[in-house]
RNA sequence: GUCCUCGUAGCUCAGUUGGAUAGAGCGUCAGAUUCCUAAUCUGAAGGCCACAGGUUCAAUUCCUGUCGGGGACACCA
Numbered sequence: 001g002u003c004c005u006c007g008u009a010g011c012u013c014a015g016u017u018g019g020a021u022a023g024a025g026c027g028u029c030a031g032a033u034u035c036c037u038a039a040u041c042u043g044a045a046g047g048c049c050a051c052a053g054g055u056u057c058a059a060u061u062c063c064u065g066u067c068g069g070g071g072a073c074a075c076c077a
Base pairs, nucleotide, nucleotide: 001073002072003071004070005069006068007067010026011025012024013023019057028044029043030042031041032040050066051065052064053063054062
């Protein structure tokens, strides 16, 4: 340099031929329970879906570019 792939909550990940208010587990916080802690149960908070454009009535999903992670190949006389 070329190509492939990934980017969604603090972390690990779902999201099934584009469809209405984007979810789970762990963690955090609050409450219940307990003499206290742990465990358990209930509830809550937490997301510009990497960024910018485009297509569409409608985009996490499709297209283009940029940025970042991973991988493959090539070049280095």
Molecule: transfer RNA
Organism: bacterium UBP8_UBA817